Bacterial RNase P class A from Actinophytocola algeriensis, 414 nucleotides, folded computationally. The coordinates come from a structure-prediction model, not an experiment, and the mean pLDDT is 77. NCBI's taxonomy places the organism under Bacteria, Bacillati, Actinomycetes, Pseudonocardiales, Actinophytocola. Rfam family: Bacterial RNase P class A. By type it is a ribozyme.
RNA sequence: CGAGUCGGCAGGGCGGUCGCGGCGGGUGAGAACUCGUCGAGGAAAGUCCGGACUCCGAAGGGCAGGGUGGUUGCUAACGGCAACCCGGGGCGACCCGCGGGACAGUGCCACAGAAAGCAAACCGCCUGACAGCUCCGUUGGUGCCUCCGGCACCGGCGGGCGCGGCCAGGUAAGGGUGAAACGGUGGUGUAAGAGACCACCAGCACCCCGGGUGACCGGGGUGGCUAGGUAAACCCCACCCGGAGCAAGGUCAAGAGGGAGUCCUCCGGGACUCCUGCGCAGGCGAUCGAGGGCUGCCCGCCCGAGCCUGCGGGUAGGCCGCUAGAGCCUGCCGGCGACGGCAGGCCCAGAUGGAUGACCGCCCCCCGGCCGCGAGGCCGGGGACAGGAUCCGGCUUACAUGCCGGCUCGUCCG
Numbered sequence: 001c002g003a004g005u006c007g008g009c010a011g012g013g014c015g016g017u018c019g020c021g022g023c024g025g026g027u028g029a030g031a032a033c034u035c036g037u038c039g040a041g042g043a044a045a046g047u048c049c050g051g052a053c054u055c056c057g058a059a060g061g062g063c064a065g066g067g068u069g070g071u072u073g074c075u076a077a078c079g080g081c082a083a084c085c086c087g088g089g090g091c092g093a094c095c096c097g098c099g100g101g102a103c104a105g106u107g108c109c110a111c112a113g114a115a116a117g118c119a120a121a122c123c124g125c126c127u128g129a130c131a132g133c134u135c136c137g138u139u140g141g142u143g144c145c146u147c148c149g150g151c152a153c154c155g156g157c158g159g160g161c162g163c164g165g166c167c168a169g170g171u172a173a174g175g176g177u178g179a180a181a182c183g184g185u186g187g188u189g190u191a192a193g194a195g196a197c198c199a200c201c202a203g204c205a206c207c208c209c210g211g212g213u214g215a216c217c218g219g220g221g222u223g224g225c226u227a228g229g230u231a232a233a234c235c236c237c238a239c240c241c242g243g244a245g246c247a248a249g250g251u252c253a254a255g256a257g258g259g260a261g262u263c264c265u266c267c268g269g270g271a272c273u274c275c276u277g278c279g280c281a282g283g284c285g286a287u288c289g290a291g292g293g294c295u296g297c298c299c300g301c302c303c304g305a306g307c308c309u310g311c312g313g314g315u316a317g318g319c320c321g322c323u324a325g326a327g328c329c330u331g332c333c334g335g336c337g338a339c340g341g342c343a344g345g346c347c348c349a350g351a352u353g354g355a356u357g358a359c360c361g362c363c364c365c366c367c368g369g370c371c372g373c374g375a376g377g378c379c380g381g382g383g384a385c386a387g388g389a390u391c392c393g394g395c396u397u398a399c400a401u402g403c404c405g406g407c408u409c410g411u412c413c414g
């Protein structure tokens, strides 16, 4: 310098004008005004996972259901994170893995293929039977000739490392199909073959030794010769899980209708205070037990006089919860690391139709055009994704542009 890999950070700055929400001070009867101060994010997002917090529940037994899945750690917890192990990819830095169990059982394996799971015979190879062709040998008959003899035709018998056909069987070496076809190479063996047998290798099960907290790794021995995949299929194993959620939950006020009291009165009624918390209709039920609780179900246990449906009417406001917290920053210590400990400092949104914005100027970054030898100048355009709503830890997704660092490979120079 080029190519690559992993990780981190920033995500506009300054000034002016107008405007908004919280808190504190001041003015003001109040509305409001004014001063000070604070006022979104790395993802506030998706709401996927985990927790805090709140309410309900929690005598016991049984059955379901959901989640997680290499190991050891971290953590409040997790499906998160760290380190390591195993498998796969890359020359390498590094990356990827929904990574327990397929000798407990069941199911499934598309298309193609003969056969897809107590394997299978399509081609091929081999053996045997049958009939045929062909060739050779032998023999019988007929015919011909140059009649010792030879040739042709027809038939019988025997045979062939011969040919094709068909039938029965053997064979998993070879071909072909497939994601996958019951170890690989060489030899023995055989009619042809085959772990049928042998050697080596791979792999499996068991045992022993050594290392590691462990997943696992290294070495040795024995065995039988070989064992397909799939558990984001049922299932089995281990561990974990009560339900609902800030519209949780608490509290104050109001309310239609009704009742009681006091006062006023033009005797029609009206006002105020207190209590209760509305009206109508239908159905079921009170020991012949409605309904409810044990928040999935059953057993069992407990409470128990109200419950359900429809129609009409009323209120639909305030406050608390609420933001100081597994908090943030700096330094030191422990740990490979995730993370933990200690010390000091800091206070950092709490809105409720929902505040944090708009405009202008200068600067910054990027792109384009013009001018200039050049430094540079001028003009135009652009600067993302997105926004709290109880809080926190993660994961995932979105993101204009810029910056920094570790490591790897290659080339060149010294």
Base pairs, nucleotide, nucleotide: 001410002409003408004407005406006405007404008403009402010401012363013362014361015360016359017358018357020039021038022037023036024035025034026033027032041385045396046395048394049393050392051391052390053245054244055243056242060299061298062297063296065241066240067239068238069237070084071083072082073081074080085099086097087096088095089094100236101235105234106233107230108229109228122175123174124171125170126169127168128167130165132163133162134160135159136158137157138156139155140154141153142152143151144150145149183201184200185199186198187197188196202226204223205222206221207220208219209218210217211216249320250319251318252317257276258275259274260273261272262271263270264269278312279311280310281309282308283307284306291303292302293301294300327346328345329344330343331342332341333340334339364383365382366381367380368379369378370377371376